[in-house]
Molecule: c-di-GMP-I riboswitch aptamer
Organism: Candidatus Segetimicrobium genomatis
């Protein structure tokens, strides 16, 4: 350096659920509680996938989800 990933270290993220407040027609999102899990659960809507709204005879248009999969880029630690 590359690969790899431990009941290790220092830290990090935060599912379901609950309650409250807020944004949106909606999918869903933001703040607080919570912690199932995560070595990329960092990041980019590029490919696939799921979902919502609108429109349509049909073809669509605009959104949401990165904790569904792949890929690109970046990155902490160091046992075997």
């Nucleotide at each position: 350096u590359c690969a790899c990933g431990a009941u290790a270290c220092c830290g990090g993220c935060a599912a379901a659920c609950c309650c409250c407040g807020g944004a949106g027609u909606g999918a869903u999102c933001c703040g607080g509680g919570g912690g199932c899990g995560c070595a990329a659960a960092g990041c980019g809507a590029c490919a696939g996938g799921g979902c919502c709204a609108c429109a349509c005879a049909g073809c669509g248009u605009g959104g949401c989800c990165g904790g569904c999969u792949g890929c690109a880029c970046u990155g902490c630690c160091g046992a075997a």